Description: A computed fold for a 537-nucleotide part of an RNA, annotated as small-subunit ribosomal RNA, 5' domain. RNAcentral holds the full RNA, with entries from ENA and SILVA.
Context: one part of a larger RNA
């Protein structure tokens, strides 16, 4: 002198942008945070419509019927691995930079071929039972894009003749042959009922993007008052096992492998781009935003899937808190608010899916504490405003005085004047593209159906929001504090105190004339802020 995820002390008038549990990864009441799809399915609990029928008060009940619009709850598919918190853990299984070969891929693009015939189930659901519950067992009936054989198949996969090349163990290229492996169907138009096309979907197979897993080398903190550390440890053959390379795990063989260029061990820590400070070279952090990690009540395990060893799925064990008919059983805020606690300290149990992205779905559209917004907080940064001209009788008061005056002070009053802001009325953009419909055109096709594109017309969707802005209305009206003034350091004097009380960053003041302690005038700094502490350069 700059800075800061800051607190404390006086103070406080608006906005615009950002920023908010830094401590207990501490325990959590409440709601809400991951659903969708009926154009896979069988149905139809409930709401609305329609049709039958009774019954009558003549427009009402009631009962029936998935018929249609739609939908509890199940079968299935896709999504719960993203997004969203936190940072305990971890000094290298992590990051950051550059390189690498032995690999995987659901969505989404591109090519190619294909999609045949079939079975046997099983939840719902009906009946009967067991249990306080949670959640269960038997019987029986059924659908599917659920499930399982069969058929068909190579450029895939795996075996094995031959040639051919080279480091002549073996591997690489070529080829021939065998042997294995798939699939489902929904929905729109016509239809002469054979079928014809559209759309979405489904299998194999190349390939792309674009993620993902894995290996190498540098670099990435302290301590030697840590000097030896190591036994699947180092390396080789074999095998298994992985997506995929490996001691990644097994047998056996060998005795290797790190290490004063800091191994092992102990503290301590999430790491980066950045941020802060500095001319700079450094030195400090690593909040917000982003990119990689890791974590999900603790610990330690699979399962399902393209992908997890999985915050809001399983299973175990364990601490803790509920619930119980004691027999058993739920539960997991480091998700968005909240709430106890801990603290010096850090916000609402809000609105909205309007727009951005996300999932589901042909789509309408449904979810979406992502977001986008609002409330709180001078917490920072930035902008503006508390009026402006005149105005000397230098007014009263205050202070000070050599009592002559000086000073506050053109400051006030008074006189003209504006009206930012805030305040009260009014007016109002943009953020919105869409989706629908209707009419044209273009591609499909037998088709002027239907489905996509594109153009035009129309209708029409805003949480914010009483937006932003801009326009009248009325008055100076409603809006100034803070520290300091012995030097360093810009600012002096009086009264009171009397080494008391107290002041202090360093020097140092105070013991009867204290510009240094407490008040007052007066003054200097800054200014919705000042000042103090804490901590960085």
């Nucleotide at each position: 002198g700059a800075u800061u995820g800051a607190a404390c002390g006086c103070u406080g008038g608006c906005g615009g942008c950002a920023g908010g549990c830094c401590u207990a990864a501490c325990a959590c009441a409440u709601g809400c945070a991951a659903g969708u799809c009926g154009a896979a399915c069988g149905g139809u609990a409930a709401c609305a419509g329609g049709a039958u029928g009774u019954g009558c008060u003549u427009g009402c009940a009631c009962a029936u019927c998935g018929c249609u619009g739609a939908c509890g709850a199940g079968u299935g598919g896709c999504g719960g691995a993203c997004g969203g918190g936190u940072g305990a853990g971890u000094a290298a299984u992590g990051c950051u930079u550059g390189g690498g070969a032995a690999c995987u891929u659901g969505c989404c693009u591109u090519u190619g071929c294909g999609a045949g015939g079939g079975g046997g189930a099983u939840a719902a659901c009906a009946g009967u039972u067991g249990g306080a519950a949670a959640c269960g067992a038997c019987u029986g009936c059924u659908a599917a894009u659920a499930c399982c054989g069969c058929a068909u198949a190579a450029u895939g996969u795996u075996c094995u003749a031959c040639g051919g090349a080279c480091u002549c163990g073996g591997u690489c290229c070529g080829a021939a042959g065998g042997a294995c492996c798939a699939a489902a169907c929904g929905g729109g138009g016509c239809u002469u009922c054979g079928g014809c096309u559209c759309c979405g979907g489904c299998g194999c197979a190349a390939a792309g993007a674009g993620a993902g897993g894995c290996c190498c080398a540098a670099g990435u903190g302290a301590g030697a008052u840590u000097a030896g550390c190591u036994a699947g440890u180092u390396g080789g053959u074999a095998a298994g096992g992985u997506a995929a390379c490996g001691g990644c795990u097994u047998a056996c063989c060998a005795a290797g492998g790190c290490g004063a260029c800091g191994a092992u061990c102990u503290c301590u820590a999430g790491c980066u781009g950045u941020u802060c400070u500095g001319a700079g070279a450094g030195g400090a952090a690593g909040a917000u935003c982003a990119g990689c990690c890791a974590c999900a009540c603790u610990g330690g395990g699979a399962c399902u899937g393209a992908g997890a060893c999985a915050c809001g799925g399983c299973c175990c064990a364990g601490a803790c808190u509920c619930c119980u008919a004691c027999g058993g059983g739920a539960g997991g805020c480091a998700g968005c608010a909240g709430u106890g606690g801990g603290g010096a300290a850090u916000a609402u149990u809000g609105c909205a899916c309007a727009a951005u992205g996300g999932g589901g779905g042909a789509a309408a559209c449904c979810c979406u504490g992502a977001u986008g917004c609002a409330g709180c907080c001078a917490u920072g940064c930035c902008g503006c405003g508390u009026g402006u001209g005149u105005g000397a009788a230098g007014a009263a008061g205050g202070c000070c005085u050599u009592c002559g005056g000086g000073u506050u002070g053109u400051a006030a009053a008074g006189c003209a004047c504006u009206u930012u802001c805030a305040g009260u009325u009014g007016u109002g953009a943009g953020g919105a593209a869409a989706a629908g419909u209707u009419a044209g055109u273009a591609g499909u096709u037998a088709a002027u159906a239907c489905c996509u594109g594109c153009u035009a017309g129309c209708c029409g969707u805003g949480a914010c929001g009483u937006u932003a802005a801009c326009a009248a209305c009325a008055g100076a009206a409603g809006a100034a504090g803070c520290a300091c003034c012995g030097g360093c350091u810009a600012a002096c004097u009086c009264c009171g105190u009397g080494c008391c009380a107290g002041c202090a960053g360093c020097c140092g003041c105070g013991g009867u004339a204290a510009u240094a302690c407490g008040g007052a005038g007066g003054g200097u700094g800054c200014g919705a802020g000042c000042g103090u502490u804490a901590a960085u350069c």